[in-house]
RNA sequence: CGGCGAUUAGCGCAGCCCGGUAGCGCGCCUCGUUAGGGACGAGGAGGUCGCAGGUUCGAACCCUACAUCGCCGA
Repeated sequence: CGGCGAUUAGCGCAGCCCGGUAGCGCGCCUCGUUAGGGACGAGGAGGUCGCAGGUUCGAACCCUACAUCGCCGA
C1' cells in the first nucleotide's frame, strides 16, 4: 500500500442478505420464597446500533469516506 472480516446494552452475541418502533443469554435493580444466602419464580432499568455524510416518506440494515481491532497478500 491492496484485499477480506469484525464494530449493536456492563459482558458474550442475534438482527443486516430482503429498509418499516432494537432483541436473546449472562450480569444488574426491586419483590416473593429462605433464619440468612444460593437456587427458583415474578417484575424492571439499561442502547444517539464505531464515526461523519448521502439515498429514501422512513436506515442498525442500502451507498461513500474515515476510525479501531484481526486475518491474508505485497
Description: Predicted 3D model of a 74-nucleotide RNA (transfer RNA) from Gammaproteobacteria bacterium UBA2810. The prediction has a mean pLDDT of 84. Taxonomically the source falls in Gammaproteobacteria (Bacteria, Pseudomonadati, Pseudomonadota). Its Rfam family is "tRNA".